Predicted 3D model of an 86-nucleotide RNA (c-di-GMP-I riboswitch aptamer) from a Steroidobacteraceae bacterium.

[in-house]
RNA sequence: CCGAUUCUUGGGCAAACUCACCGAAAGGUGGGGACGCAAAGCCUCCGGUCUACGGGUCACGUGCCUAUGACAGCGGGGUUGCCGGU
Numbered sequence: 001c002c003g004a005u006u007c008u009u010g011g012g013c014a015a016a017c018u019c020a021c022c023g024a025a026a027g028g029u030g031g032g033g034a035c036g037c038a039a040a041g042c043c044u045c046c047g048g049u050c051u052a053c054g055g056g057u058c059a060c061g062u063g064c065c066u067a068u069g070a071c072a073g074c075g076g077g078g079u080u081g082c083c084g085g086u
Base pairs, nucleotide, nucleotide: 004086012037013036017032018031019030020029021028022027035073041079042078043077045076046075047074048071049070050069054066055065056064057063
């Protein structure tokens, strides 16, 4: 330096709900708040899920299809990393 594994201290993050703002929506950001989290740090590469402004379609229906949008706290993968011990 790399890999694997385990425990503790200090600390870290923050679901639902809520307020403000952004967004067509899903959702996001910030404040409050804690269900949980040992990568709940970061990255949409793969699968999955959500949404459908626009576009397409139509029997014109509150219809159907579509990601270039979103979720890293759905799973896999990649990548970085704190303290102590072996």